c-di-GMP-I riboswitch aptamer from a Pseudomonadota bacterium, 89 nucleotides, folded computationally. The sequence was found by an Rfam model in a public genome assembly.
RNA sequence: GGCUGCAAAAGGCAAACCCGGCGAAAGCCGGUGACGCAAAGCUUCCGGUCUAAUGCCGAUGGUUCGGCAACGACAGCGGGGCCGCCAGC
Numbered sequence: 001g002g003c004u005g006c007a008a009a010a011g012g013c014a015a016a017c018c019c020g021g022c023g024a025a026a027g028c029c030g031g032u033g034a035c036g037c038a039a040a041g042c043u044u045c046c047g048g049u050c051u052a053a054u055g056c057c058g059a060u061g062g063u064u065c066g067g068c069a070a071c072g073a074c075a076g077c078g079g080g081g082c083c084g085c086c087a088g089c
Stems, first nucleotide, its partner, number of pairs: 002089004012037002018031005035076001041082003045079003048074003054069006
């Protein structure tokens, strides 16, 4: 450096629920808590999914309603990239 992760050890992360905060929402942060994870470490480059404040279009006399679109999110949806612990080969 590469491959593998059935077992062990050292340690790591933390789903849902609930509480507090941020956000228009999706969702995020902290606490609590463990469903799981050998990259559940980092990264939106590709695909996918979620949301639609704002914008555009349409309807309505108007309040408003409907549709479309990430510049918003998800790395615990998949792939790629970068880096890494332990053990075995």
Source information: Taxonomically the source falls in Pseudomonadota (Bacteria, Pseudomonadati). The coordinates come from a structure-prediction model, not an experiment, and the mean pLDDT is 87.